[in-house]
Context: one part of a larger RNA
């Protein structure tokens, strides 16, 4: 390369925006680049195949034909792809309406609880464990009452729920702001899908500068346990956790399942919005749409399982895999303040 794959065996990029590229809805006319057909030219020899011939046969040799899958010229065809023009509305988008939502940013604010401080009451213990001890306490602790300070997180509602591209998002209120769904019309008229590169976002930990520091808590110290115990348990405790700004760019970043479109039984639960039946209203029932779950038919799968939210049936585009170890290492390069990240081998060995 041909081919086969990527939920769990190796393999879906962490996620998006989007350039080039690839691919792309219905109708009509023109064109003739691709495509198809005819003709002509050319396509070295040997080799190969076929038909003959020569060495007694064969190998071998000679002659002829085919082949030479291609290229060029020319004459046509006009379905499909491409190109040009016109047109359409179903893909896509815009406008309008009333709703849903922990979507994002900024500011303000609330109560419970922990800790600390001050004061009152009060007296000998408290705390902790499997049991203890370290620790705290007669300089008055623990407990309890009142007041104050400060930081962080938001019980119940809470859900199998909702929103977001992913990471993720939860007290309450205000301001600014993104997206999606539904309904009925109107408008644009293929404006679409995917997406190498590029850019943006990206939990936690970590880094830089300046704040903040209640609780928790790597490191560290002590007490236990133990043969030992650089642990598990206990008492403390610093970075950190919090805020602002700037970096880092990785995760079992998981649905271990890329994005988009179309098609292919149902049942049930729930969220959003709409219509209908019915009603004073509520509840309940029916219909179509969009999400989130469970079960399940056909089909698929090595099995487990998946099953209209596909791992079914197909198409388009991107990413990735090719035995285990060596190794996500070395070297080089790019990025980073650093930690390191990205890219990424080979020898050797089984």
């Nucleotide at each position: 390369u041909u081919g086969g794959g990527c939920g769990u065996a190796a393999a879906g990029g962490g996620a998006g925006u989007g350039u080039a590229g690839g691919c792309g809805g219905g109708a009509a006319u023109c064109u003739a680049a691709g495509u198809c057909a005819g003709a002509g030219g050319u396509g070295u020899a040997a080799u190969u195949u076929c038909g003959g011939g020569g060495c007694u046969c064969a190998a071998c040799c000679c002659c002829g034909a085919a082949c030479g899958u291609g290229c060029c010229u020319u004459u046509g065809a006009g379905a499909c792809u491409g190109g040009a023009u016109u047109u359409c509305u179903u893909g896509a988008g815009u406008a309008u309406g009333g709703g849903a939502g922990a979507g994002g940013g900024c500011g303000a604010u609330g109560g419970a609880a922990u800790u600390c401080c001050u004061g009152g009451u009060g007296u000998a213990g408290c705390g902790g464990u499997g049991g203890a001890a370290u620790g705290c306490g007669u300089a008055g602790a623990u407990a309890u009452c009142a007041g104050g300070a400060g930081g962080a997180a938001c019980a119940c509602c809470u859900a199998u729920a909702g929103c977001g591209a992913a990471g993720g998002c939860a007290g309450u209120c205000g301001c600014c702001u993104g997206g999606a769904a539904c309904a009925a019309u109107a408008c644009u008229g293929a404006c679409g899908c995917u997406g190498a590169a590029a850019c943006u976002c990206g939990a936690a930990a970590g880094c830089a500068u300046g704040g903040g520091g209640a609780g928790c808590a790597a490191a560290c110290a002590g007490g236990a346990u133990u043969a030992g115990a650089u642990a598990c348990c206990c008492u403390g405790g610093u970075a950190g956790u919090c805020c602002a700004u700037g970096c880092c760019c990785u995760a079992a970043a998981c649905u271990a399942u890329g994005a988009a479109u179309a098609c292919u039984a149902g049942a049930u639960a729930u969220c959003g919005a709409a219509g209908g039946a019915g009603u004073u209203a509520a509840u309940c029932c029916c219909u179509a749409c969009g999400g989130u779950g469970u079960c399940g038919u056909a089909g698929c799968u090595a099995a487990c399982g998946c099953g209209u939210u596909a791992a079914g049936u197909a198409u388009u585009c991107c990413g990735c895999c090719u035995g285990g170890g060596g190794a996500g290492u070395a070297c080089g390069g790019u990025c980073g303040c650093a930690a390191g990240a990205c890219u990424g081998a080979a020898a050797c060995u089984c």
Predicted 3D model of a 350-nucleotide part of an RNA (small-subunit ribosomal RNA, central domain) from a metagenome. The full RNA is in RNAcentral, with records from SILVA. The coordinates come from a structure-prediction model, not an experiment, and the mean pLDDT is 87.